RNA sequence: GGAGAGUCACAGGCGAUCGCCCCUCAUCUGCAGGGGGGAGGAAAGUCCGAGCUCCAACGGGCGGCAUGCUCGCUAACGGCGAGGCGCGGCGACGCGAUGGAAAGUGCAGCAGAGAAUAGACCGCCUCGGCGAUUCAUCCUGCGGGAUGGCGCGAUCGGGGCAAGGGUGAAACGGUGCGGUAAGAGCGCACCGCUCGACCGGCGACGGGAGAGGCUUGGCAAACCCCAUGCGGAGCAAGACCAAAUAGGGAAGUGGAGACCAGCGGGCUGUCCGUCCCGCUCGCUUCGGCGACCGCUUUCGGGUAGGUUGCUCGAGGCCUUCGGCAACGAAGGUCCCAGAUGAAUGAUCGCUAUCCGGUAAUACGGAGAUACAGGACUCGGCUUACGGGGCUCUCCGGUC
RNA sequence: CGGGGCGUGGCGCAGCCUGGUAGCGCAUCUGCUUUGGGAGCAGAGGGUCCCCAGUUCAAAUCUGGGCGCCCCGACCA
Numbered sequence: 001g002g003a004g005a006g007u008c009a010c011a012g013g014c015g016a017u018c019g020c021c022c023c024u025c026a027u028c029u030g031c032a033g034g035g036g037g038g039a040g041g042a043a044a045g046u047c048c049g050a051g052c053u054c055c056a057a058c059g060g061g062c063g064g065c066a067u068g069c070u071c072g073c074u075a076a077c078g079g080c081g082a083g084g085c086g087c088g089g090c091g092a093c094g095c096g097a098u099g100g101a102a103a104g105u106g107c108a109g110c111a112g113a114g115a116a117u118a119g120a121c122c123g124c125c126u127c128g129g130c131g132a133u134u135c136a137u138c139c140u141g142c143g144g145g146a147u148g149g150c151g152c153g154a155u156c157g158g159g160g161c162a163a164g165g166g167u168g169a170a171a172c173g174g175u176g177c178g179g180u181a182a183g184a185g186c187g188c189a190c191c192g193c194u195c196g197a198c199c200g201g202c203g204a205c206g207g208g209a210g211a212g213g214c215u216u217g218g219c220a221a222a223c224c225c226c227a228u229g230c231g232g233a234g235c236a237a238g239a240c241c242a243a244a245u246a247g248g249g250a251a252g253u254g255g256a257g258a259c260c261a262g263c264g265g266g267c268u269g270u271c272c273g274u275c276c277c278g279c280u281c282g283c284u285u286c287g288g289c290g291a292c293c294g295c296u297u298u299c300g301g302g303u304a305g306g307u308u309g310c311u312c313g314a315g316g317c318c319u320u321c322g323g324c325a326a327c328g329a330a331g332g333u334c335c336c337a338g339a340u341g342a343a344u345g346a347u348c349g350c351u352a353u354c355c356g357g358u359a360a361u362a363c364g365g366a367g368a369u370a371c372a373g374g375a376c377u378c379g380g381c382u383u384a385c386g387g388g389g390c391u392c393u394c395c396g397g398u399c
Numbered sequence: 400c401g402g403g404g405c406g407u408g409g410c411g412c413a414g415c416c417u418g419g420u421a422g423c424g425c426a427u428c429u430g431c432u433u434u435g436g437g438a439g440c441a442g443a444g445g446g447u448c449c450c451c452a453g454u455u456c457a458a459a460u461c462u463g464g465g466c467g468c469c470c471c472g473a474c475c476a
Stems, first nucleotide, its partner, number of pairs: 001395008010386001012351007020038006040371001044382002047380005052234004064230005069083005084098001085096004099225002104223002106219002121165002123161006129152003135148005173191006192214001193212003198207003238308004248299008262279005280291004315334008353366004400472007409425004419456001427443005449465005
């Protein structure tokens, strides 16, 4: 100098002006005024775990879902820390749903002879047949015969083998020597595998005397088995106050009868008068009772609307101690958004910083700026994203 | 704010649970038929299975993460 790995904190600062939301002071209340506070590391995705609230619920089993190496941390977790094992990387380091495949069921397309207590296409060996195209040697009474090789016409038939070729993601240990008709853990040596007394470790696991020629492979993010855990819904949960209108319950009250008076309707182009009709029904012991209609009061549900839940909490920061660490304990200190169509904004100046430019200055430009904004609250994970500090690894150069 | 579902040719859908070949209807194109068109018949083309990782010999399908779209919950009588 280049290429990486891990980890940590930050997320612009100062000032001025005009506004917005909440709390508080004083005042009976409000306005105005004084004081204080006002987004994030992810507030996001809503993927896990809890608090809180309501519903359901005697207990247990089946079923379903989730998790899955070990030990620890924690309120809890699928999170975190440390460690084991496997894989990747030269390395710093990273990744792993990482229990069980001799409990059972199932799957493996195509290719290939054969795909799971497998298989024989070519091939190797052996026995037999054939010689219509055939070679060598030997015998011969010249017709032919014997032995060996070679061949099998739609590439002969039976048996043995699994070394070699070839297929596949995967072919039932690998290499070498011996052995054999040819071969084969058939035998032996080394490597691998299985079991394993014993030793180390809390444990996962590691080491391993010795034993076994060693069929039983892969997939459980296939069904499944084993172990552990789990009731459901979510602050639009839930609780409270409560208009107007409509409807429901309860109480009280009124409902014209022979005449007069009154009210409503009809006759009329309009008005008045006359006339006509109506001013409830049933039961009744005539006191009332019930139904219906109207009015008044009242009760409960409940809409709009309002209040609460709502922010002091497994809380933040600092110091010391215990622990490798996650984390825990003690002491001190601080109060730090609670809005509800939803506040946290706008403008200006200087500057950190960035860009252009220059050999370097000078100079010019940008300058709330990457990802992004609360909505009951915490602990995690994941995703998005800017520049920087520290430690470590590998490579190259120079001294 | 909270909860649920879906994403496959141009359009509407199946296949996913139980992993190996991606299919159906309409639409498009070509040919036949017809004087021509329509209808009909025969054939053809057209797919990042929303995206990125993982498991597996192999992923549209199984698992995790992301993106987009749709629906429900305020609310009772």